[in-house]
RNA sequence: CGACCAGGCCGGGCGGCCGCGAGCGUCCCUCGGGACGUUCGAGGAAAGUCCGGGCUCCACAGGGCGUGGAGGUGGGUAACGCCCACCAGGCGCGAGCCUAGGGAAAGUGCAACAGAGAGCAGACCGCCGAUGUCCCGAAGGGACCCCGAGCGAGGUCCGCAAGGACCGAGUCAGGGGCCCGGACGGAACAGGCAAGGGUGAAACGGUGGGGUAAGAGCCCACCGCGCCGGCGGCGACGUCGGCGGCACGGCAAACCCCUCCAGGAGAAAGACCAAAUAGGGAAGGAGAGCCCCUCGGGGCUCGCGGGACUGCCCGUCCCGUUCGGACUUCCGGGUAGGUCGUUCGAGACCGUCGGCAACGGCGGCCCUAGAUCGAUGGCCCCCUCGACAGAACCCGGCUUACAGGCCUGGUCGCCAC
Numbered sequence: 001c002g003a004c005c006a007g008g009c010c011g012g013g014c015g016g017c018c019g020c021g022a023g024c025g026u027c028c029c030u031c032g033g034g035a036c037g038u039u040c041g042a043g044g045a046a047a048g049u050c051c052g053g054g055c056u057c058c059a060c061a062g063g064g065c066g067u068g069g070a071g072g073u074g075g076g077u078a079a080c081g082c083c084c085a086c087c088a089g090g091c092g093c094g095a096g097c098c099u100a101g102g103g104a105a106a107g108u109g110c111a112a113c114a115g116a117g118a119g120c121a122g123a124c125c126g127c128c129g130a131u132g133u134c135c136c137g138a139a140g141g142g143a144c145c146c147c148g149a150g151c152g153a154g155g156u157c158c159g160c161a162a163g164g165a166c167c168g169a170g171u172c173a174g175g176g177g178c179c180c181g182g183a184c185g186g187a188a189c190a191g192g193c194a195a196g197g198g199u200g201a202a203a204c205g206g207u208g209g210g211g212u213a214a215g216a217g218c219c220c221a222c223c224g225c226g227c228c229g230g231c232g233g234c235g236a237c238g239u240c241g242g243c244g245g246c247a248c249g250g251c252a253a254a255c256c257c258c259u260c261c262a263g264g265a266g267a268a269a270g271a272c273c274a275a276a277u278a279g280g281g282a283a284g285g286a287g288a289g290c291c292c293c294u295c296g297g298g299g300c301u302c303g304c305g306g307g308a309c310u311g312c313c314c315g316u317c318c319c320g321u322u323c324g325g326a327c328u329u330c331c332g333g334g335u336a337g338g339u340c341g342u343u344c345g346a347g348a349c350c351g352u353c354g355g356c357a358a359c360g361g362c363g364g365c366c367c368u369a370g371a372u373c374g375a376u377g378g379c380c381c382c383c384u385c386g387a388c389a390g391a392a393c394c395c396g397g398c399u400u401a402c403a404g405g406c407c408u409g410g411u412c413g414c415c416a417c
Stems, first nucleotide, its partner, number of pairs: 001413010012383002015380004020041009043388001047399002050397005055266004067262005072086005087101001088099004102257002107255002109251002124197002126193003131190003135186002140180003144177004150171002154167005205223006224246001225244008270340004280331005287302006303321007347366001349364006
């Protein structure tokens, strides 16, 4: 310098003008509120609502079934599916990264296409053909048959003779047939094999050697696997030794089994105050006689209840009272509306101590949005100015979106000294 890896942080700034919500103070007020001043006022994700909790109400003796979820080990935490450290497997030259990472010798089930065969399978090409059957068949052999060159006893004829011609028993080189024979031979079938090829995501351990007719854990060494033991580690696990002898293939993101966790609903949770109207419930009472009448009711007397004069008694006055679905009083539930829950909290920052770390202890210091038709905004100058995006009960996480920029540690490569 280049290419990367891991972790952390910021994500508009200064100024001017106008505006919005809330707290506090002062003043005004028609008690609803208003004016002025001052202070505070969105995020790293406020988002998705995926996981865990606080809080609230309902349910609940205990246990079980069912359902849902979690799943290497140890730790952190209020808790978690989050975080930290480690283990195993995989990837990368490396810094590092990824993993739905319990159980497939409990059971059920699944495997398209291709392929001979897909589960305790199979033989298409291929290898062998030891063994068995059958065929071909070289060498070699044969006392049988045929052909047969040569030799040839002997004979006949011709010739005066030398000699020639012919016949010819026999002998026999060689050839053929037939028979026997059966090669480190060939072909076929039965049969053996699973090494190699081929199919497939996957083919019943891998590599090498021995062995074999060819092969094969058939045998051996190493690796893998399983079991047992020693040592190290809290543990997952690692490592060493011995034994076994290839069974026990894959899939549980199929059912299932094992261990652990979980009662339900959520801020429209829930608590309080509380109209109008309608409806619900409870309580209250003592009436009697007479008269008039347009039969609706009215009046008088007595009685009873309440109130006032009046603190009590008498008395007076006023009101109510003749049987009730009215009236009076009371109670409770709910609606409109209002208040709370509601933002001081598993809180932020700084320091220190413990811990590899996540995190925890202690001390100091700070108060930091709180609406409910829902505030946090608009314009302008300058800075190259620009992303994703707007709280609604709160908190811890995860995931997703994001212009641009900063810092720390580390890896690999190249160059220069």
Molecule: Bacterial RNase P class A
Organism: Planctomycetota bacterium